[in-house]
Molecule: Glycine riboswitch aptamer
Organism: Pseudotabrizicola alkalilacus
RNA sequence: CUGUCAGGAUCGGGAGAAUCCGGGCGCCAUGCGCAAGCAGGGCAUCCGGUGCCGAAGGAGCAACCGCCCCGGUAAACUCUCAGGCGCAAGGGACCGUUUUUGACAC
Repeated sequence: CUGUCAGGAUCGGGAGAAUCCGGGCGCCAUGCGCAAGCAGGGCAUCCGGUGCCGAAGGAGCAACCGCCCCGGUAAACUCUCAGGCGCAAGGGACCGUUUUUGACAC
């Protein structure tokens, strides 16, 4: 230098699932009203409940292997602790681009 494996950075792509129900607080405009206020709607947020999703993370197991009591060991499978569920934002396994670090080999 090159190759293999494992990480970091960068850019691009990247799914699924209630605009759910109830209560509290705040804001926005609209309508009614002499006023005080009232009514429904929208947005945001807190608490509780139910339903749902899986592609951050986490957990579980087969074949197979072993020193065979038992243990090792995989996922995009399974479970949903966590996380998420209108749009947007954010997150996002995984794939690709560019680059970089380490280990091993020649």